This is a predicted structure of a 72-nucleotide RNA (transfer RNA) from a Candidatus Pacearchaeota archaeon.

RNA sequence: GGCUAUAUAGUUCAGCGGUAGAACGCCUGUCUCAUAAGCAGGAGGCUCCGAGUUCAACUCUCGGUAUAGCCA
Numbered sequence: 001g002g003c004u005a006u007a008u009a010g011u012u013c014a015g016c017g018g019u020a021g022a023a024c025g026c027c028u029g030u031c032u033c034a035u036a037a038g039c040a041g042g043a044g045g046c047u048c049c050g051a052g053u054u055c056a057a058c059u060c061u062c063g064g065u066a067u068a069g070c071c072a
Stems, first nucleotide, its partner, number of pairs: 001071007010024004018055001026042005048064005
């Protein structure tokens, strides 16, 4: 320098154009002598940045950034 993949909640990851989900973690309650586990409920994300297409974009297109891999 070229090519490919990835970027979504605190963490690990889903989400094939129609109001963004799970697990773990966190908070509250319950249970217990107490802690953990269990049970019930809750908070937390304008989806890496910018632009385009569309009635509508996490999703499609283009550019950028970061990370990982391959080639030279």
It was read from a public genome assembly. The prediction has a mean pLDDT of 83. Rfam family: tRNA. Rfam describes the family as follows. Transfer RNA (tRNA) molecules are approximately 80 nucleotides in length.